[in-house]
Molecule: Bacterial RNase P class A
Organism: Steroidobacter sp.
């Protein structure tokens, strides 16, 4: 000097003129003060809060290495394993294939306790051709070598495929094969280190499980009520408690004999089912009619900032300090001047912690690689 990786910050400033809105003060005029984001977006997770009486089980659903953080999580931090990158770093849908079922087009003999296309062998057995030797009653017989075929053996070599029953070497065999052996790999057991996942240039043992896919069904571990601020309350007002349908409107026992209590049956309630519980002897559903206005919820929080301590870290603890939008057809806008590096993506609607997506530029820090010079 160039190229990268990770993390943090900014989101226009200043001045003037007019305009909107929350709160406070004020009789009023008016004054003071506050007023959209890093993603407010997606509605994808987790909660706070509200209501359903909110209890148990199953199912549905979610999740999936280990240890921590957190209110909680599918998030974050650290570690283990795997993959990518020269590296700083980045990514992972990371339990189980020896419970079962299933899938792998085409090619290939064959896609899993599957299998023989080419090839190799053919020892033993059968057939047959040729050559040699011996015998011969000249018809042949016997032995041996070689080629071919049948039967048989083989999965080392070759082919197909993304993937073909571990790899290399030696021995052995008719030819081969963990068939045997050595080393490596793999399984199991033990030891050492680590909280653990796991690791070990540790020891022993076994020829060695029939491969891959669970982001296939499935099995296993853990978690898990539902609906949602249009939740849910309060005040006011209005109308027709009109019409239809379902189930029930009972039984038994006790007592103080008024009636009450208990049990059973029935109806309703809770995303589905079962149990249980609660309410009611009445309750549920459908159609139709009226009102649809105000107010609370609504912003002081699992809050922000600064400092200190503990921790590798996420984060926690302590002290101090601050109040930082609450609209409701929906508030922060317009103009001028100037500075600058230069306005991209884009507007809260109960709130918070995350994830994902979009994005013009600029600044800062740490680290990695390359080149040059000293």
């Nucleotide at each position: 000097g160039a190229a990268g990786u990770c993390a943090g910050c900014c989101a226009g400033g200043c001045a003037g003129u007019c305009g909107c809105u929350g709160c406070g003060c004020g009789c009023a005029a008016g004054c003071g003060u506050g007023g959209a984001g890093g993603a407010a977006a997606g509605u994808c997770c987790g909660g706070g809060c509200u209501c359903c009486u909110a209890g148990g089980g199953c199912a549905c659903g979610g999740u999936g290495c280990c240890a921590g953080g957190u209110a909680a999580c599918a998030c974050c931090u650290g570690g283990g394993g795997g993959g990518c990158g020269c590296g700083a770093g980045c990514c992972c849908a990371c339990g189980g294939a020896a419970a079962g079922u299933g899938c792998a087009a085409c090619a290939g003999a064959a896609a899993g306790u599957a299998a023989a296309c080419c090839g190799c062998c053919u020892a033993a057995g059968c057939g047959c051709g040729c050559g040699u030797c011996a015998c011969u009653u000249c018809g042949g017989u016997g032995a041996u070598g070689u080629a071919c075929g049948c039967c048989g053996g083989u999965a080392a070599g070759g082919g197909u495929g993304a993937a073909a029953u571990g790899g290399u070497g030696c021995g052995g065999u008719a030819a081969g094969a963990g068939c045997g052996c050595a080393c490596c790999g793999c399984g199991c057991c033990g030891g050492u280190g680590g909280u653990a996942a796991c690791a070990c240039u540790c020891g022993g043992u076994g020829g060695c499980a029939c491969g891959g896919c669970a982001a296939a069904c499935c099995c296993c571990g853990c978690c898990c009520g539902g609906a949602g601020c249009a939740a849910g309350g309060c005040c006011a007002a209005a109308u027709a408690g009109g019409g239809g349908a379902g189930c029930a409107a009972g039984c038994a026992g006790c007592u103080u004999c008024g009636a009450g209590c208990u049990g059973c049956g029935c109806g309703u309630g809770c995303g589905g089912c079962c149990c249980g519980c609660a309410c009611g002897u009445g309750u549920u559903c459908c159609c139709g009619g009226g009102u649809a206005g105000g107010u609370c919820g609504c912003u002081a929080g699992a809050g922000g900032u600064g400092c200190g301590c503990g921790g590798c870290g996420a984060c926690g603890c302590g002290c101090a300090u601050c109040c930082c939008a609450g609209a409701u057809g929906a508030a922060u806008g317009a103009c001028u001047g100037u500075c600058c590096a230069a306005g991209a993506c884009a507007g809260a609607a109960c709130c918070c912690g995350g994830c994902u997506u979009a994005c013009c530029g600029g600044c800062u820090g740490a680290c990695u690689u390359c080149u040059c010079u000293u």